[in-house]
């Protein structure tokens, strides 16, 4: 230099004209100043969270949803940093089995000895089976046949009773011995997940939970059209259905009513269901019909930026100090002209590389609507950073 990966930033810019919206000053019919106005995703609505309303407060069952370990955060299915398995790629070591080491990259990484399923075909068998072979005895002229042992060879397959070797056997087999690996026990590091180049045991037949399932943690609905409040108007009319026209207590007082509390009935609300529990004496639903349909708040001062500078691997976090940056409500943040800047293709000059003029095109993805912290999708074109290869040259 070129090429692959990975993370990150930036996303045009300046002037001048007109135009739109919001605050504050001034003036006061009018208008003037002066400052501010769309993103890194504002999108997807996917996840957590602020806030609101269910009067407050629960419990179980469903549903749903998270899982390697510390650690951040308001919290989060996020994020940082380790463990642990796979997998490339380069390397070293061993006779072989198999292992270190580096980089990169994945992981729906709790549990199959809690049950129940599932592993087609093929194949002699996919969880107790011998097809070919091997090996031992009879029997046979031989060809073959029978009984018994055997899982080392092969075959069949994604997987077939750990592996290489090297004894030993009739042949074989962890039978038995060196080593690897796996499990289990011990020491011993480490906050943990785990890991040891350490000692001990021949202890050694699966795989699938992104399969129902079990374990352990989490979740109360809705939702800014959420939700308060002002003002104005009219018919708290008018059918139906159910339920009641009770019960207690208190105080008025013309004793016939009347006023306050409590219980409760139908029915309602919390909640998808049972419980519970709250509203409910003239209620309650359901349908019909009428009146308004104006305005303020919510609504933008934050788990808020932005510089220093301390701990921290790191995500972050502590302390000083500055800063105030849209608030529409059918929805404003714009239009036009120059000119800078990047990028393509092109023509020219000097000319070794490079550079310089000029000329034509482009400048992505998109557009706030209660806020925020996250994930996930788009994106012309530029820059910067790591690590890996390959090539040159010192």
């Nucleotide at each position: 230099a070129c090429a692959g990966c990975a993370a990150g930033c930036c996303a045009u810019c300046u002037u001048a004209u007109c135009g739109c919206u919001g605050u504050c000053c001034c003036u006061u019919u009018a208008g003037g100043g002066a400052g501010a106005g769309a993103g890194g995703a504002a999108a997807g609505u996917c996840c957590g969270g602020g806030c609101a309303a269910c009067g407050c407060a629960g419990a179980g069952c469903a549903u749903c949803u998270u899982a390697c370990u510390u650690c951040c955060u308001a919290a989060c299915a996020g994020g940082a940093a380790g463990g642990a398995c796979c997998u490339u790629u380069g390397u070293c070591g061993g006779u072989a089995a198999c292992g270190g080491c580096a980089a990169a990259g994945g992981u729906a990484c709790a549990g199959c000895u809690a049950g129940u399923g599932c592993c087609a075909c093929a194949g002699a068998a996919a969880a107790u089976u011998a097809c070919c072979g091997c090996c031992u005895c009879u029997u046979g002229c031989a060809a073959g046949a029978g009984a018994g042992g055997u899982a080392a060879g092969g075959g069949u397959g994604a997987a077939a009773a750990g592996g290489u070797g090297c004894g030993g056997u009739a042949a074989g087999a962890g039978c038995g011995c060196a080593c690897c690996a796996g499990u289990g026990g011990g020491c011993g590091g480490g906050u943990g997940a785990c890991c040891g180049u350490c000692c001990c045991a021949g202890c050694u037949g699966g795989g699938u939970a992104a399969a129902c399932c079990u374990u352990a943690g989490g979740a109360g609905u809705u939702g800014a059209a959420a939700g308060a409040c002002c003002a104005a108007a009219u018919a708290g009319g008018c059918u139906g259905a159910c339920a009641g026209c009770g019960c207690c207590u208190c105080g008025c007082u013309u004793c016939a009513g009347u006023g306050g509390g409590g219980c409760u009935a139908a029915g309602g609300g919390c909640u998808g269901c049972u419980c519970g529990u709250c509203c409910g004496a003239u209620g309650u639903c359901a349908g019909u019909g009428g009146g308004u349909a104006g305005g303020u708040c919510g609504a933008u001062g934050g788990a808020g930026c932005c510089u220093g500078u301390g701990c921290g691997u790191g995500a972050g976090u502590g302390c000083a100090g500055g800063c105030c940056u849209a608030g529409a409500u059918a929805a404003a943040u714009g239009a036009u002209a120059a000119g800078a800047c990047g990028c393509a293709c092109u023509c020219u000059c000097u000319c070794u590389c490079a550079g310089g003029g000029g000329g034509u095109g482009c400048g992505a993805c998109a557009g706030a609507a209660c806020c925020c912290g996250g994930c996930u999708u788009a994106c012309a074109g530029g820059c910067u950073u790591g690590c890996u290869g390959u090539u040159a040259a010192c």
Molecule: Bacterial RNase P class A
Organism: Pontibacter silvestris